[in-house]
RNA sequence: CCAGUCAGUUGGGCGAUCGCUGUUAUUAUUAGACAUUUGUUUGAUAUUAAUAGAGGAAAGUCCGGGCUCCUUGAAAACACGGUGGCGGCUAACAGCCGCCAAGGGCGACCUUAGGGAAAGUGCCACAGAAAGUAGUCCGCCGAAGCGGAACAUUUUUCCGUGGCAGCAAGGUUGAAAGGGUGUGGUAAGAGCGCACCGCACGCGCCGGCAACGGCGGUGGCAAGGUAAACCCCACCGGGAGCAAGGCCAAAUAGAGGUGUGUUGUGUAUAAUGUUUGCACAUAGCUAGUUUUCAAGUUUUCACCUGGGUUGGCUGCAAGAGAUGCCUGGUAACAGGUAUCCUAGAUGAAUGAUCGCCGUAAAAACUUUAGUUUUUUUACAGAACCCGGCUUAUAGACUGACUGGCAGA
Numbered sequence: 001c002c003a004g005u006c007a008g009u010u011g012g013g014c015g016a017u018c019g020c021u022g023u024u025a026u027u028a029u030u031a032g033a034c035a036u037u038u039g040u041u042u043g044a045u046a047u048u049a050a051u052a053g054a055g056g057a058a059a060g061u062c063c064g065g066g067c068u069c070c071u072u073g074a075a076a077a078c079a080c081g082g083u084g085g086c087g088g089c090u091a092a093c094a095g096c097c098g099c100c101a102a103g104g105g106c107g108a109c110c111u112u113a114g115g116g117a118a119a120g121u122g123c124c125a126c127a128g129a130a131a132g133u134a135g136u137c138c139g140c141c142g143a144a145g146c147g148g149a150a151c152a153u154u155u156u157u158c159c160g161u162g163g164c165a166g167c168a169a170g171g172u173u174g175a176a177a178g179g180g181u182g183u184g185g186u187a188a189g190a191g192c193g194c195a196c197c198g199c200a201c202g203c204g205c206c207g208g209c210a211a212c213g214g215c216g217g218u219g220g221c222a223a224g225g226u227a228a229a230c231c232c233c234a235c236c237g238g239g240a241g242c243a244a245g246g247c248c249a250a251a252u253a254g255a256g257g258u259g260u261g262u263u264g265u266g267u268a269u270a271a272u273g274u275u276u277g278c279a280c281a282u283a284g285c286u287a288g289u290u291u292u293c294a295a296g297u298u299u300u301c302a303c304c305u306g307g308g309u310u311g312g313c314u315g316c317a318a319g320a321g322a323u324g325c326c327u328g329g330u331a332a333c334a335g336g337u338a339u340c341c342u343a344g345a346u347g348a349a350u351g352a353u354c355g356c357c358g359u360a361a362a363a364a365c366u367u368u369a370g371u372u373u374u375u376u377u378a379c380a381g382a383a384c385c386c387g388g389c390u391u392a393u394a395g396a397c398u399g400a401c402u403g404g405c406a407g408a
Base pairs, nucleotide, nucleotide: 001404002403003402004401005400006399007398008397009396010395012357013356014355015354016353017352018351020053021052022051023050024049025048027046028045029044030043031042032041033040034039055379059390060389062388063387064386065385066384067241068240069239070238072294073293074292075291076290077289078288080237081236082235083234084233085099086098087097088096089095100114101112102111103110104109115232116231120230121229122226123225124224137171138170139167140166145161146160147159148158149157150156179197180196181195182194183193184192198221199219200218201217203216204215205214206213207212245314246313247312248311255305256304257303258302259301263281264280265279266278267277268276283298284297285296286295321340322339323338324337325336326335327334328333360375361374362373363372364371365370
């Protein structure tokens, strides 16, 4: 200098004028409540001043929670759903960090829906002989028989033809063909034997918390692949959601209908009866179903038809909060300490104008240092909040690492 990999920051700046919303304070008017001479307090409207005001994704609504409501938990089984290497972080997670394995890359690094195929079922099209206790299309070797030649004492050898029997080594096809390479052996072969690699072992030793790795031993060992197919195994799991929920005001029809609301004993009250309260038992019910145990609960009920209201306040922002430093940790992160408060609208505020500067692009000039002009400046708007993931993004910048070239 060129090419790449991983991580991070930013997403125009300054000034002036006017405007919108919240908070705090000042002044004025007004309404209510309390007190009853004055006054106190709450709200509304207006004025003045100060101060704050849209993101890295606010998007998607894909995960996990905080919070709210619905009548609760523990254990086990079944059903349904989710997750899937090991260890750690976290409120939790399908997240994050580190490590292991398989695969890709020269490498920095990247990807993985990463448990089980010897529990069972299914599938592997076409091609090919054959796709799972599979198999011979081409092929390799070769008996009997027949023919020929040579030698010849007995008889033997060779060549040709022939093809019983044998083979799965070579070739065809395919994503994949019953381990691979080499060697010995055989009529020709084959783990048939051997060496190395590979594979299997509820094998042994060492390292590691573990996944797993290394070394050694035994065995000729093979019944392929696929579970993001059904399935098996391990672990986890109530539902609905701020349009949740709570309060005030106002209005209507305190409307109509159906279902259901277990039973008993004792006690309180001067006595009796009724009702009510309390205690005990029994019956029913309690966030998939069933069983057991505990705790709770029983009309202020559930469903259908019809009518009225559609207003205001709250929830609503101080948090699993942010930033700096120190300690521990490989890291994610945890602890300690100091400082800070950074929107809260409700048809929905956070804007408009002007001036100067800046980034990027294009054009012209030029001594290639630069000058001038024009255009442009991405993706995109909070609505209860938080931790993640995914997607979109004009440009500008920073750090570390890898490969290549050249120079010192």

The RNA shown here (Bacterial RNase P class A) has 408 nucleotides and comes from a Hyphomicrobiaceae bacterium. Model confidence (mean pLDDT): 75 of 100. It matches the Rfam family "Bacterial RNase P class A". Rfam classes the family as a ribozyme. The sequence was found by an Rfam model in a public genome assembly.